[in-house]
RNA sequence: UGAGUAAAUCGGGUGGUCGCGGGCACAGGGGCCGCAAGGCCGUGCCUGAGGAAAGUCCGAGCUCCACAGGGCAGGGUGCUGGGUAACACCCAGCGGGGGCGACCCCAGGGAAAGUGCCACAGAAAUGCAGACCGCCAUUUGGGAAGUGAGGACCUCUCACCUCCCAAAUGGCAAGGGUGCAACGGUGCGGUAAGAGCGCACCAGCAGCCGGGCGACCGGCUGGCUAGGUAAACCCCACCCGGAGCAAGACCAAAUAGGGGAACCAUGGAGUGGCCCGCUCCGUUCCCGGGUUGGUCGCUAGAGGCACCGGGCAACCGUGUGCCCCAGACAGAUGACCACCCUCGACAGAACUCGGCUUACAGGUUUACUCACCCG
RNA sequence: GCCCCCGUAGCUCAGGGGAUAGAGCAUCGGUUUCCUAAACCGUGUGCGGCAGUUCGAUUCUGCCCGGGGGCG
Repeated sequence: UGAGUAAAUCGGGUGGUCGCGGGCACAGGGGCCGCAAGGCCGUGCCUGAGGAAAGUCCGAGCUCCACAGGGCAGGGUGCUGGGUAACACCCAGCGGGGGCGACCCCAGGGAAAGUGCCACAGAAAUGCAGACCGCCAUUUGGGAAGUGAGGACCUCUCACCUCCCAAAUGGCAAGGGUGCAACGGUGCGGUAAGAGCGCACCAGCAGCCGGGCGACCGGCUGGCUAGGUAAACCCCACCCGGAGCAAGACCAAAUAGGGGAACCAUGGAGUGGCCCGCUCCGUUCCCGGGUUGGUCGCUAGAGGCACCGGGCAACCGUGUGCCCCAGACAGAUGACCACCCUCGACAGAACUCGGCUUACAGGUUUACUCACCCG
Repeated sequence: GCCCCCGUAGCUCAGGGGAUAGAGCAUCGGUUUCCUAAACCGUGUGCGGCAGUUCGAUUCUGCCCGGGGGCG
């Protein structure tokens, strides 16, 4: 200098005017709206979208139903150790895969408990299987060359040996071919041909020993092999009650306490897939009717920032100091002016947090890797 | 805001790991008819998208996209 890897961070800026949401302070024998509960009106100050506010995919807090209890069913998670309120998240490792490397990726328990499936092709698809081509042996038949013998000089016959062809029977899993996958791989020996049949190395399995908290790693010995699929059923271990702030609580207003049905304590409802249990009881459901207003929940919290200490790290702490950082309920963040720059992406809170995922113009910083050049 | 469901041909639906994804209606072409309709024969058209699991995905899993419904 170029190419790259992993993190962190910013997401137009400054000033002014007007407007909108919220909070606090001051003043208050006030005014207005409303049947009421309650709300609004003044001045000043402060404050007012995000890294994802999004998807609603996980995990929790909170609220109600038992205080969330037992069983079945169902669902989820899935290498190990830690972190955390908890998690499917994070950190550190292990194993496997990719990259020259920095580094990245993995839903990564169990297939020698069982069951299912493995289309097409192929001889055979899991049964210690399977012979299509092929290799080998034996027998039979045919052919060719040679040697020998006989009859006898001819286009003869017989026997033996070698080779070729065909058929039958048997052996073989080496080679070919099919396929995602063919019952360990490579080599040497061995054999009629072959084969873990024997041996060496490698992969895998079982046992023992050593190291590690553990996943796992290393060594020795053994017998010689056991396909894939669990994001198929299933087995094992652990976890999970249900609903959701339109949860729920209080106040005010309203009404025909109308009509019908069920059960009347072996019943009904809360209660959710079911059963038990628990709680309440003149309760529940349907039709019809009324009100569809206000306040709380609501934002100070598993809060943030800096330092110190512990830890490799995630993270943790009666540690120290500083700070308050939107809370609407028809829903606020906008408009205009001036200046500057690299002319500005994805997008906007709605009970609250911790994560994940998805979208995103561009800028900045740090650490590291590779290649080339220079000293 | 919260919760739930669905996506296969132009429309309504089957198919739930393996062939060339089917059925009815509709479209188009032909036969019939003087012409149209009806009838008969034939034809084309597709698994919302991207990843993963698997030898193989419309089907199983994850994430997006689109549509619909319910709750005071």